The prediction has a mean pLDDT of 76. A computed fold for a 308-nucleotide RNA from a Hydrogenophilales bacterium, annotated as Bacterial RNase P class A. It was read from a public genome assembly, where an Rfam model found it. NCBI's taxonomy places the organism under Bacteria, Pseudomonadati, Pseudomonadota, Hydrogenophilia, Hydrogenophilales.

RNA sequence: AAAGCAGGUCAGGCAACCGCUGCCGCGCAAGCGCCCUUCGGGGGGCAUAACGGGAGAGGAAAGUCCGGGCUCCAAAGAGCAGGAUGCCGGCUAACGGCCGGACGCCGCGAGGCGAGGAACAGGGCCACAGAGACGAGCGUAUUAAGUUACGGUGAAACGCGGUAACCUCCAUCCGGAGCAACACCAAAUAGGCAGGCGAUGAAGCGGCUCGCUGAGUCUGCGGGUAGGUGGCUGGAGCCGGUCAGCAAUGGCCGGCCUAGAGGAAUGGUUGCCCACGACAGAACCCGGCUUAUCGACCUGCUUUUCCA
Repeated sequence: AAAGCAGGUCAGGCAACCGCUGCCGCGCAAGCGCCCUUCGGGGGGCAUAACGGGAGAGGAAAGUCCGGGCUCCAAAGAGCAGGAUGCCGGCUAACGGCCGGACGCCGCGAGGCGAGGAACAGGGCCACAGAGACGAGCGUAUUAAGUUACGGUGAAACGCGGUAACCUCCAUCCGGAGCAACACCAAAUAGGCAGGCGAUGAAGCGGCUCGCUGAGUCUGCGGGUAGGUGGCUGGAGCCGGUCAGCAAUGGCCGGCCUAGAGGAAUGGUUGCCCACGACAGAACCCGGCUUAUCGACCUGCUUUUCCA
């Protein structure tokens, strides 16, 4: 230098202006409003326009394929059915994930891939070839006797063959539903329950009487709906250092806070620059796997060639 292998990082940049969703400050944080509390007076809390500041999608947010947290079902325990996994050891909250090792295959190599327990517990199946393919028969020779020996082909032949990516057996694991989970507050209308009054006239007709109508009406409680609030993002968190370990990973120390919406914000316009920008948009949260992806860069390593 060329061709490769493995791992990792980034995902157009900058500026101005205008928006959107939370947060903080300020706004006399008060009036008005709402909530809690008190017999009450009262006390406490929340919220409120404008303004200023700061933050605001991903490596896969995706598929929903595995595993876990969390919530409810009974506090999830036992059995059956069903499912998953399957060399050995380790990591982990857990896993079907990851790491290390053995073995097999591929590659000159760095490396890549792997579906792997049991075939004297039982059942099924064994292409082609071969007379005969799973259970004993058949042919030839032999013997008192299915008594003994041999039998081309085939992976396997007259047997303590093969196949479990066929059923099965063994070992281990798995209860179900899912944030539209679930919890709380709670109208109007119509039901429900309890009590008071009521044809000896309740109640209504704007306050009173008369008059008219004529069977309900008042209070309290409770369930549920609309609506609202919480769950909701500080977490098996991220970054750096160090120690243990081959590694996955774990311990310790220091620093940081990094969307939380909910008919659903995270954007738009303009200018400049370059390598001209891919796949793609959170919806309870994590660990994986898989799939999609313009490109750029970094680290370690392999093979070949050249130069010193």